[in-house]
A computed fold for a 727-nucleotide part of an RNA from Nitrosarchaeum sp., annotated as large-subunit ribosomal RNA, domain II.
Lineage of the source: Archaea > Thermoproteati > Nitrososphaerota > Nitrosopumilales > Nitrosarchaeum.
Its mean pLDDT, the model's own confidence on a scale to 100, is 81.
Context: one part of a larger RNA
């Protein structure tokens, strides 16, 4: 991992409320007791709950009236429909009683309850089921380990040579020197022993739940060990590492409280149908949970209006914008003020005069979430149309049962807030997605189309239509050469550059000849004039006239030391028709740099299979159309014990939830079948039903098994690192 089998809302009291049923201003028994083989049936009102409340308590006490009115009934009516009368309902009023001086205001009041069965819920309880760490009691461990303590074993050659002794020499002596002896030591290098340094080697589903090889330390001592003792869990023992106390240690193991507890994590078993969410507000020692509401369901109730859309009509606002009139900030200028304050000037001084700074005023700048002389969109309220729902039942009103209270997406809109910014945080309406499948976007929770009952056949939307791939290698015009591109968005490249190309507009110039190209002229005065070693167009400064001329500068540019020399401006000739400038603009270059091998989804595509502007066909969904079919609600008709046949519907995706209604499994009681001529089981086919399942047949098996029906329930598995077993 597989298959089998186990395996998770049960159960009791007790509340609450729906639904049946009995009885009904009454309901009802509990213990016991009698009967009876039992189940049961009788008896038993003690007690409960109800028939009155208000009120802390003292105490003090209602059960009337009126109006509207729905259904129903009666009466008119052929009918539609109109009148009366109206249980329940739904106002008013009055009562009772607290309180209050009063006004006034709580709470009760025009009788319906109780008993039982069952459905859901809560609530104590272990309370769906599995999990903790952990705390406590109370035993059992010191064959391992720590530490101590008795009582034993063990340590190999060698190094090295401490005290002491002997000899010897000096020396008055105390004592120093040699030499030999000697054999200390928590001494050295080794074997045994013992430990367990490095390779951070082997090995790491091992030889092994700590080994193995190497390399290391130690090896007469605080040395090894071997047998017996001793200390016990908040205690031991510790040359301390919070280390050890039996592979267990920051509190040992084992049994018990123990099914400890857990807002946390896992799981949770059979099918149909009908609605359908919310991640929001407020509280909280609350933020991974709760309680209330809002949202969802189901069930009664009422009995006629609702209303989210558009329009008017009447009011409500101060936002965005904008303004400066009030606050408050702001650059500059004119006028006046100037006590006090700074700087200057006059003057003996008092003074005075001019300036800055402050103060007012004027003109004019620039600004504000906590400014406002103004003010939209747009929200809200009212009525009153239209519109769309409602007597197939609307509104409002009530009970029951939850789930949820982690939301998410730029997706659109914002004239929003914070951030450079962000698949960025926070908002506000609204759509999707959460819970929404299905076509389109290669791939894609929310983008585009579109809300899937089941068939069948058509027809469209979004996107396509060369080929993978279903339709156009379609029709018209133009761009684009860069393989740009073939991407609606999401998944984009910019600022800046281009005589690369189209379109437009505009302004010169041109048959009296443009532009471009060859040709020829390109002259005098003058080498203007200063400057300078020189300055002649042409280092440099100043002027920049004048003549001849078709036309030629006080000279555009190379050049020279200066000059020369070539060139250019300008004019003519050849030519013969368009040419020159600046603007918008459309496609295109360039700008452009990532990691295995290029990347429009791919092939591929060039007057396109790209772009940009029309047409026309088609293809394309579970959309829409027609048909058949099944459910739902609602209703007519017929039946009257849950049908049946027909109509209508803008009904029939769903997650947590909520309701209904079935299927199967054990086993009770009722009633009533099958089986040796072959029951259950098994296996393998047919049919049957939306589906849980159900029948059949035919092997196989070889002794039991069903059907309606009622009630009961240890009643459905894929999951819980589920549990046992087997492969």
């Nucleotide at each position: 991992g597989c298959c089998a089998g186990g395996g998770a809302g049960c159960u009791a009291a007790c509340u609450g409320u729906c639904a049946u049923g009995g009885c009904a201003a009454g309901c009802u028994u509990a213990a016991a007791c009698c009967u009876u083989c039992a189940a049961u049936g009788g008896u038993g009102a003690a007690g409960g709950c109800g028939a009155a409340g208000g009120g802390a308590a003292a105490c003090c006490a209602a059960g009337u009236u009126c109006u509207c009115g729905c259904a129903g009934c009666u009466u008119c009516g052929c009918a539609a429909g109109a009148a009366g009368u109206c249980a329940g309902g739904a106002g008013a009023a009055g009562c009772g009683u607290g309180u209050g001086a009063a006004a006034g205001u709580g709470c009760g009041u025009u009788g319906a309850g109780u008993c039982a069965u069952g459905g859901c819920a809560g609530c104590u309880a272990g309370g769906c089921u599995a999990g903790a760490a952990g705390c406590c009691a109370g035993a059992c461990g010191a064959u391992c380990u720590a530490u101590u303590c008795c009582u034993g074993a063990g340590c190999u050659a060698g190094a090295u040579g401490a005290a002491g002794g002997c000899g010897g020499g000096c020396g008055a002596a105390a004592g120093c020197c040699c030499g030999c002896u000697g054999g200390a030591g928590g001494u050295c290098u080794u074997a045994a022993g013992a430990c367990g340094u490095u390779c951070u080697g082997a090995c790491g589903u091992g030889c092994a739940a700590a080994u193995c090889g190497u390399u290391g330390u130690u090896g007469u001592g605080a040395c090894u060990u071997g047998g017996g003792a001793a200390u016990a869990g908040g205690g031991g023992u510790c040359a301390a590492a919070a280390a050890c106390c039996a592979a267990u240690c920051u509190a040992g193991u084992c049994u018990g409280g123990c099914g400890c507890u857990c807002g946390c994590u896992a799981g949770u078993u059979c099918c149909a149908a009908c609605c359908g969410a919310a991640g929001c507000g407020u509280c909280u020692c609350g933020c991974a949970g709760g309680g209330c509401g809002u949202g969802c369901u189901u069930u009664g109730u009422g009995g006629a209006g609702a209303u989210g859309g558009u329009g008017u009509u009447u009011c409500c606002g101060g936002u965005a914008g904008a303004g400066c009139a009030c606050u408050g900030a702001u650059a500059g200028g004119g006028g006046g003020g100037c006590g006090c304050g700074g700087g200057g000037a006059a003057g003996a001084a008092a003074u005075u005069c001019c300036u800055c700074a402050c103060c007012c005023u004027c003109c004019a700048u620039u600004c504000a979430a906590a400014c406002u002389c103004c003010g939209a969109a747009c929200g809200g309220a009212u009525a009153c149309a239209c519109a769309u729902c409602g007597u197939a039942g609307a509104a409002g009103c009530a009970a029951g049962g939850a789930c949820a209270c982690g939301g998410g997406u730029u997706c659109g809109u914002g004239u929003g807030g914070c951030g450079u910014a962000a698949g960025g945080c926070u908002c506000a309406c609204g759509a999707c997605c959460g819970a929404a499948a299905g076509g389109g976007g290669u791939u894609u929770a929310a983008c585009c189309c579109a809300a899937a009952c089941u068939g069948a056949a058509g027809u469209u939307a979004a996107g396509g239509u060369c080929c993978c791939c279903a339709a156009a290698u379609u029709u018209u015009u133009g761009c684009u050469a860069a393989g740009u591109g073939u991407c609606a968005a999401g998944c984009c490249a910019a600022a800046g550059a281009g005589c690369g190309u189209g379109u437009u507009c505009u302004c010169g110039c041109c048959a009296a000849g443009a532009c471009a190209g060859c040709a020829g002229g390109g002259a005098g005065g003058u080498a203007u004039g200063c400057u300078c070693a020189g300055a002649a167009g042409c280092a440099g400064c100043a002027a920049u006239c004048c003549u001849u001329u078709a036309a030629a500068a006080a000279g555009u540019g190379u050049g020279u030391a200066a000059c020369a020399a070539c060139u250019u401006a300008c004019c003519u000739g050849c030519c013969g028709a368009g040419g020159g400038g600046g603007g918008a603009u459309g496609c295109c270059u360039c700008a452009a740099a990532a990691a295995u091998g290029u990347a429009c989804g791919g092939g591929g595509c060039u007057a396109a299979a790209g772009c940009a502007a029309a047409g026309u066909a088609c293809c394309g969904a579970u959309a829409c159309u027609u048909u058949a079919g099944a459910u739902a609600a609602u209703u007519a008709u017929c039946a009257g014990u849950g049908g049946a046949u027909g109509a209508u519907u803008c009904a029939u995706g769903g997650u947590a939830g909520g309701u209904u209604g079935g299927c199967g499994u054990a086993g009770u009681g009722a009633u009533u079948g099958g089986g040796u001529c072959g029951a259950a089981g098994c296996a393998g086919g047919g049919c049957g039903g939306u589906g849980a399942c159900g029948u059949c047949c035919u092997g196989u098996g070889g002794a039991c098994c069903g059907a309606u029906u009622u009630c009961u329930a240890u009643u459905g598995c894929a999951g819980a690192u589920c549990c046992u077993g087997g492969c």